This is a predicted structure of a 72-nucleotide RNA (transfer RNA) from Candidatus Iainarchaeum sp. It matches the Rfam family "tRNA". Rfam describes the family as follows. Transfer RNA (tRNA) molecules are approximately 80 nucleotides in length. By type it is a transfer RNA. The prediction has a mean pLDDT of 81. The sequence was found in a public genome assembly.
[in-house]
RNA sequence: GCUGGGGUAGUUCAGUGGUUAGAAUCACCGGUUGUGGUCCGGUGGACUCGAGUUCGAAUCUCGGCCCCGGCC
Repeated sequence: GCUGGGGUAGUUCAGUGGUUAGAAUCACCGGUUGUGGUCCGGUGGACUCGAGUUCGAAUCUCGGCCCCGGCC
C1' cells in the first nucleotide's frame, strides 16, 4: 500500500430503514432477612466522528480515526 471484519450503557453483547434503542452485568434505592449473601422490584447509564441518500438512518453510501485478521 491492498483487502476482510469490527466500534451501541462502566463491561459483554443483541438490534439487517419507521416500534419507547434492548438483555445480562454494574451502581444506587427499596422489599425480603436477626445481619450479610441469595432472591424480587424500581431508578441511572449508550449508538466512534463528519458528510450524503431518504419523508424517516444505530442500520444504506462516501471519507476520517481506532481495534483485530489476511496479502504484498